[in-house]
Context: one part of a larger RNA
RNA sequence: GGCUUUCGGUGGAUGCCUAGGCACCAAGAGGCGAAGAAGGACGUGGGAAAGCUGCGAAAAGUUCCGGUGAGCCGCUGACCAGGCAUUGACCCGGAAAUAUCCGAAUGGGGCAACCCCGUGGACUUAAUGGUCCAUGAUCCCGCAAGGGAGGCCAACGGAGAGAACUGAAACAUCUCAGUAUCUCCAGGAAAGGAAAUCAAACGAGACUCCGCUAGUAGUGGCGAGCGAAAGCGGACUAGCCCAAACCCGACGACUACGGUCUUCGGGGGUUGUGGGACGCCGACAUGUAGCAAGACGGCUAAUCGAACCCUUUGGAAAGAGGGGCCAGAGACGGUGACAGCCCGGUAGAUGAAAGUCGAAAUGCGCUAGGCGUAUCCCGAGUAGGACGGGCCACGUGAAAUCCUGUCUGAAUCUGGGGGGACCACCCUCCAAGGCUAAGUACUCCUUGGUGACCGAUAGUGAACUAGUACCGUGAGGGAAAGGUGAAAAGCACCCCAGCGAGGGGAGUGAAAAGACCUGAAACCGAAAGUCU
Numbered sequence: 001g002g003c004u005u006u007c008g009g010u011g012g013a014u015g016c017c018u019a020g021g022c023a024c025c026a027a028g029a030g031g032c033g034a035a036g037a038a039g040g041a042c043g044u045g046g047g048a049a050a051g052c053u054g055c056g057a058a059a060a061g062u063u064c065c066g067g068u069g070a071g072c073c074g075c076u077g078a079c080c081a082g083g084c085a086u087u088g089a090c091c092c093g094g095a096a097a098u099a100u101c102c103g104a105a106u107g108g109g110g111c112a113a114c115c116c117c118g119u120g121g122a123c124u125u126a127a128u129g130g131u132c133c134a135u136g137a138u139c140c141c142g143c144a145a146g147g148g149a150g151g152c153c154a155a156c157g158g159a160g161a162g163a164a165c166u167g168a169a170a171c172a173u174c175u176c177a178g179u180a181u182c183u184c185c186a187g188g189a190a191a192g193g194a195a196a197u198c199a200a201a202c203g204a205g206a207c208u209c210c211g212c213u214a215g216u217a218g219u220g221g222c223g224a225g226c227g228a229a230a231g232c233g234g235a236c237u238a239g240c241c242c243a244a245a246c247c248c249g250a251c252g253a254c255u256a257c258g259g260u261c262u263u264c265g266g267g268g269g270u271u272g273u274g275g276g277a278c279g280c281c282g283a284c285a286u287g288u289a290g291c292a293a294g295a296c297g298g299c300u301a302a303u304c305g306a307a308c309c310c311u312u313u314g315g316a317a318a319g320a321g322g323g324g325c326c327a328g329a330g331a332c333g334g335u336g337a338c339a340g341c342c343c344g345g346u347a348g349a350u351g352a353a354a355g356u357c358g359a360a361a362u363g364c365g366c367u368a369g370g371c372g373u374a375u376c377c378c379g380a381g382u383a384g385g386a387c388g389g390g391c392c393a394c395g396u397g398a399a400a401u402c403c404u405g406u407c408u409g410a411a412u413c414u415g416g417g418g419g420g421a422c423c424a425c426c427c428u429c430c431a432a433g434g435c436u437a438a439g440u441a442c443u444c445c446u447u448g449g450u451g452a453c454c455g456a457u458a459g460u461g462a463a464c465u466a467g468u469a470c471c472g473u474g475a476g477g478g479a480a481a482g483g484u485g486a487a488a489a490g491c492a493c494c495c496c497a498g499c500g501a502g503g504g505g506a507g508u509g510a511a512a513a514g515a516c517c518u519g520a521a522a523c524c525g526a527a528a529g530u531c532u
Stems, first nucleotide, its partner, number of pairs: 001531009015517001016483002020454002022451007029443002031152002039102003042056003046080002050076003062096006071084003107116003117136008138149004156187001157185005167174001171221001197204002208235005218226002239435003242379001246267005252261003272413001274378004278372004287366002290364003296358005302350003308323005324341002326330001332344003384408007394420001415430005470477002490516001493505004
């Protein structure tokens, strides 16, 4: 020095555990904000230096109303001191008060949490001055009084702008993809929506979503690829309001004083078997998504709630043995090992002063017709056209339909659009104004529940002071780190020692498990054996 065995050290694998995660389900909620949010800064405790939580100079809190009922003065280790509490504390729920400074930040400024000012008022000073309260940003609407907006927020939604890698086995049209990303805007959903729609010679009857149709018809350097619709089956169902003609009124303008006209307001009217105005006749039903209302029910605290003992092993009984019991309750969790009957609960039943959600009755508002005539009205820089683009599954194609940058430019029912160039016949539908639940999408968040989900190198990055420590000028990046025991009973006292660390006794405990469960391997050491 190697190897072997044993005993230790180191180390933290493994097993077990779970305080935390993950994925869903069912309900709820779907917003907060100038009445100052989200997020922060600084404060705030008797001893309180730090972090977390709470709170705001009224500062781990104040008031009121409910609940509960014996203890309490939050957590990170305690402890001391002092208090509070059956005249109901602490705690839980509801409603209020207070709520520094920054932050949309909004009196002005500014290097956020700071500095400075005007106006009105109060207090104070001999006075200058100081303190406190209120008020003072901008934009929009409005004559004004006054009202509104702004910022934040996970996904879902609409709109505007809009890539490239990639695929095409290269690459340019094409694809990726109207995706990512950026911007604006909105709601609890959004969007869409009551046919100028489809269809096909029969008919359907708003929109949205799902399954088929169908990888079909098509489209396509006819490459790669892209990719419908009608129709059928379901989910859900709901339809309405204006503009105009016509009538009335008001201010104003004009007037040949008869009246006429613009604008505004009220009535009227809303359609495609064309409708309405106009003239005549006749009517009070039905529905209602608006406004009011708030029976009743839910939510936000809670309350009641059945039934077990003995022996035995053990540190401990819930185990085993024995004998019982309850069950509208044998979900679950805890208790010194595995408990229906020990505890909390569970099934079931009960409960609200206050707030809030849903919401019935009821009230208000709104809400139907028939005949006639052919005088009037029926959405204009619109429809359509040309050129250039875009969008339609459709790449310009035979390319309709839809949108529109430029230039043009109709008709009013004897009218107009569409039926995939175009024309005729035929069929069908009324554009150029608006609103509209439900079925659909999502989950930052709340409550309850579930798991052939994870179990500390896993599961969130984060089970612990976690978006912390740390790194970076910054944008940004971003950890490691859980476990004594049933209970601290956390080793009084003695000895060695450096008033150590550590160890030896003693004691606690079931066990030293002693700052810690278990404690693998690498690695280090000691002893013994053996080989050189």
Predicted 3D model of a 532-nucleotide part of an RNA (large-subunit ribosomal RNA, domain I) from a Myxococcota bacterium. The full RNA is in RNAcentral, with records from ENA. Its Rfam family is "Bacterial large subunit ribosomal RNA". Gene Ontology terms of the family: structural constituent of ribosome and ribosome.